[in-house]
Background
This is a predicted structure of a 316-nucleotide part of an RNA (large-subunit ribosomal RNA, domain IV) from an Opitutales bacterium. The coordinates come from a structure-prediction model, not an experiment, and the mean pLDDT is 86. The organism belongs to Opitutales, within Bacteria.
Context: one part of a larger RNA
C1' cells in the first nucleotide's frame, strides 16, 4: 500500500439511491407503561430507579447499619425505540449455487362433478389407486383469516335441459336408364323414401370465459347541470375506493411535515387505462417485505489523524 482491528477534538447523517457499515441498547430485579383491538394481545411498549464486600434480624425473600473504588451483571457473552402509510391476515413454502418477496401455500368461503363396479388417475388389457372409503366421503376449478359487501348483462364463447320442427352420413327399402352376356346374372349412373349424433332452433345459467356507451341543450351574475332531448346498445360501472404496486398530461391542486420536499401523509375528483370470489373496502396480530418521519447513537460525513497485527513493497 493492502487487509483486520482500536481510539478520537468540536460538530452529529451535513454522508449517501437509501443511516449502507460501524456505534448505541443489551442480564437479573422493582416501579411504570400509551393507543388500538378480533379482549388474546400490542407490551420487554416507551419511561425511570437499582445490582459489590461485611455485619445484624431472618429457613428464605427482604430490611437496616457500616466499608472500599473513577467505575459493584467491574471482564466476556445478551433487544436501540418510536410514529405514519402499503401488501400480504398470521406460523410456513420457494428460484441447490445472482431474486425469500407483495410471489407459493394456508384455514375458511364458493361453483361443479360422483350413488359406488363412483367420479376421476395409471395402464394396451389383466388390474391397481381412489378406499378397505361412501355425498358431514371423494375429484376438479377459482377466491384466500376476519368484519361489511359481492350490482348490472345470457347478445356472443362454453356449459346443462327439452324434444316440436328444419337439416342431416352409410346401411336398408322403392324406383329411372347404361354397358355386358342367349339367359340367370355382374357392373355403373341417376331419382325418392327412411335415418342417429352433431349442427339450426327454444329455455336455463356469471364465485362460467366474459362485457358494463355516445352527443346536444338547460337554473335571475358567472361557473356548473338536480333536469330535458336524441342516437345506439345484451345491459350501459352499483356500492365502495380514487393522482393509487393502478393518473399519460403531472413535480395535477389545496393542506400538513421541513429554512427549503419530484419522495410522504391528508383531502379534491378532470379514473390517459379502479370496481365487486382473475373479488371491493376496511382491519387487530404478525413480516430478515417496500415507502416517510422522529429519537437516541455514532468517523457515514465536515476532514482527517494516531496506534496494533498480518501481508507485500525497497535497502542490507
Nucleotide at each position: 500500500g493492502u487487509c483486520u482491528c482500536u481510539u478520537u477534538a468540536a460538530g452529529g447523517a451535513a454522508c449517501u439511491c437509501g443511516g449502507c457499515a460501524a456505534u448505541a441498547u443489551g442480564a437479573c430485579c422493582c416501579c411504570g407503561u400509551a393507543u388500538c383491538u378480533u379482549c388474546g394481545g400490542u407490551a420487554g411498549a416507551a419511561g425511570g430507579g437499582g445490582u459489590g464486600c461485611c455485619u445484624a434480624u431472618g429457613u428464605a425473600a427482604a430490611u437496616a447499619g457500616g466499608c472500599c473504588g473513577c467505575a459493584g451483571u467491574u471482564a466476556a457473552g445478551a433487544g436501540g425505540c418510536c410514529c405514519a402509510a402499503c401488501c400480504a391476515a398470521c406460523u410456513g413454502u420457494u428460484u441447490a449455487a445472482c431474486u425469500a418477496a407483495a410471489a407459493c401455500a394456508c384455514a375458511g368461503c364458493u361453483c361443479u362433478c360422483u350413488g359406488c363396479u363412483a367420479a376421476g388417475u395409471c395402464g394396451u388389457a389383466a388390474g391397481a389407486c381412489a378406499a378397505c372409503g361412501u355425498a358431514u366421503a371423494g375429484g376438479g376449478a377459482g377466491u384466500g383469516a376476519c368484519a361489511u359487501g359481492u350490482g348490472a348483462c345470457c347478445a356472443a364463447u362454453g356449459c346443462g335441459g327439452a324434444a316440436a320442427g328444419g337439416u342431416g352420413a352409410a346401411c336398408g327399402c322403392c324406383u329411372a336408364g347404361g354397358g355386358u352376356g342367349c339367359a340367370a346374372g355382374c357392373u355403373c349412373u341417376g331419382g325418392g323414401u327412411c335415418u342417429a349424433a352433431g349442427c339450426c332452433c327454444c329455455c336455463g345459467u356469471g364465485a362460467a370465459u366474459g362485457u358494463c356507451g355516445g352527443c346536444c341543450g338547460u337554473a335571475a351574475c358567472u361557473a356548473u347541470a338536480a333536469c330535458g332531448g336524441u342516437c345506439c346498445u345484451a345491459a350501459g360501472g352499483u356500492a365502495g375506493c380514487g393522482a393509487a404496486a393502478u393518473u399519460c398530461c403531472u413535480u395535477g391542486u389545496c393542506g400538513g411535515g421541513u429554512a427549503a420536499g419530484u419522495u410522504c401523509c391528508g383531502a379534491c375528483c378532470u379514473g390517459c387505462a379502479c370496481g365487486a370470489a382473475u373479488c371491493a373496502u376496511g382491519u387487530a396480530a404478525u413480516g430478515a417485505g417496500u415507502u416517510g418521519g422522529g429519537u437516541g447513537c455514532u468517523g457515514u460525513c465536515u476532514c482527517a489523524a494516531a496506534g496494533a497485527g498480518a501481508u507485500g513493497c525497497u535497502c542490507a